[in-house]
């Protein structure tokens, strides 16, 4: 100098002006005005998990359904985090893992291939028998075999040696695998020894089995206050209204029911208030303590947005960063032309750096009951630790 | 605040339970016709919304993301 790995911080600064939400104080009958304070994020997002909180349900348990799936720890809890083991990737720093069970059962493995799972035998190889042939050999039959060829993503341990008619864990060595013992570790697991000639393919991100966990719903939860209109309940109905009943046909009167009318009560709707923003699984700091760490404890300080069509913005100046253009010709190496024997000099051209000017741009995105995580989006800048390669001393 | 579904050729849609993706319309070429349309014959066109994983193999299974739609309170 180049390429990269892991972790962290910021994500424009300052000043002026205008404007907005909330809170407090003062003035004001009210509307409002003035002053002071305060006002987005690392993801406020997606709503993917886990909780708090609230209501409903509930003797206990099971089924169904869902989630998780190596070990130990952290936490209120988690599918999160930390540390470790195993497997895989990278030269390396380091990274990734849905990492239980295929001997519980059911199903699947296209094409090719003899055979795709209770294994099998296409080409081959070999002993024996038969036919033909002078012979070499060819063909047929009963068997043996799975070493070689061939198919496939995958074919019943791998390599080598012995052995055999040919072969084969048939035998042996090493590796792999299984069982068991010892040691180390809390554990996952690791190391070593002995025994077994080998169990028997893949896939559970196919159904499923096993272990652990989970009651349901969500702030439109839930609580309180409470119009108009229409229902419900109760009362008043006086001298007066409508409809019906009674007095045995009709009318009137009386009595009575009901409606209309008036008053009271109650439920619920619109609407409003609380929940909801001061006290918490709270934030910040610490040469603090424990722990490898996540995290926990202690001490000190702080109170830190809150709307309901939804506030946190805009303009100007200046500084910072990036990009493009113009100019200066200060620096640096290169190319071209001219001069020179040469060193070099002069001129021109484009590039990089420097200085000056002007213009544009400064991401992703915006709280809505509250926390802990995960995931996704993000211009650019900075810091720390580490790895590999090249050059120089 | 919950629940469910879809994305395949230019358009509309298919495809036992993973085995290498088709149909109709549209497009192109030729024939027929004086020409067009209709008709007949032939042809091209996809990496399945995006990314990652599981598998020998993914449109299909799983995870994350994007877009669109339906539904309940």
């Nucleotide at each position: 100098g180049g390429a990269g790995u892991g972790g962290g911080u910021c994500g424009g600064g300052c000043g002026a002006g205008c404007g907005c939400g909330c809170c407090g104080c003062a003035c004001c009958c009210c509307c409002g005005u003035g002053c002071g304070g305060u006002g987005a994020g690392g993801a406020a997002a997606g709503u993917c998990c886990g909780a708090g909180c609230u209501c409903c349900g509930c003797a206990g348990g099971a089924c169904a359904g869902g989630a998780u799936g190596c070990u130990g720890g952290g936490u209120a809890a988690c599918a999160c985090c930390c540390a470790g083991g195993a497997g895989g990737g990278g030269c390396g720093a380091c990274c990734c893992u849905a990492c239980a069970g295929a001997c519980a059962g059911u199903g699947c493995c296209a094409c090719a291939g003899a055979a795709a799972a209770c294994a099998u035998a296409c080409c081959g190889c070999c002993u024996g028998g038969g036919u033909c042939g002078c012979a070499a050999g060819a063909c047929c039959c009963c068997g043996g075999u799975a070493a070689g060829g061939g198919u496939g993503a995958a074919a019943a341990g791998g390599u080598g040696a012995g052995g055999u008619a040919a072969g084969a864990g048939c035998u042996c060595a090493c590796c792999g695998c299984g069982u068991u013992c010892g040691c180390g570790g809390c554990g996952a697991c690791g190391c070593g020894g002995a025994c077994g000639g080998c169990a028997g393919g893949g896939a559970a991100a196919a159904c499923c089995u096993c272990a652990u966990c989970c009651g349901g719903a969500g702030c439109a939860a839930g609580g309180c206050c409470a119009a108009a209109u229409a229902g419900g309940g109760g009362g008043a109905g006086a001298g007066a209204g409508g409809u019906g009943g009674u007095c045995c046909g009709c009318c009137u009167c009386g009595c009575u029911a009901u409606c209309a009318u008036c008053c009271c009560c109650g439920g619920g709707u619109a609407g409003g208030c609380c929940g909801c923003a001061c006290c918490g699984a709270g934030g910040c700091a610490g040469u603090c303590g424990g722990g490898u760490a996540a995290c926990c404890g202690c001490u000190g300080c702080c109170c830190c947005a809150g709307a309901u069509g939804a506030a946190u913005g805009c303009u100007c100046g200046u500084c910072c960063c990036g990009c493009a253009c113009c100019g200066g010709u200060c620096g640096u190496g290169g190319c071209c032309g001219c001069g020179g024997c040469a060193a070099c000099g002069c001129g021109g051209c484009a590039g990089c750096g420097c200085c000056g000017g002007c213009g544009c741009g400064g991401a992703c995105a915006g709280a809505a009951c509250u926390c802990g995580g995960c995931u996704u989006a993000c211009a650019g800048a900075c810091c720390c630790a580490c790895u590999c390669c090249g050059g120089u001393c | 605040g919950g629940g469910c579904c879809g994305c395949u050729a230019g358009c509309u849609c298919a495809a036992g339970u993973g085995g290498u993706a088709g149909a109709g319309c549209a497009c192109c070429u030729g024939c027929c016709u004086u020409u067009u349309a209709a008709g007949c014959a032939g042809g091209g066109g996809g990496u399945a919304c995006c990314g990652a994983g599981u598998u020998c193999g993914a449109a299909c299974c799983u995870c994350g993301g994007g877009c669109g739609g339906c539904u309940c309170a």
Predicted 3D model of RNase P RNA and transfer RNA as a complex of 466 nucleotides. Rfam match: Bacterial RNase P class A. It is annotated as a ribozyme. Its family is annotated with dimeric ribonuclease P complex, tRNA processing and ribonuclease P activity in the Gene Ontology.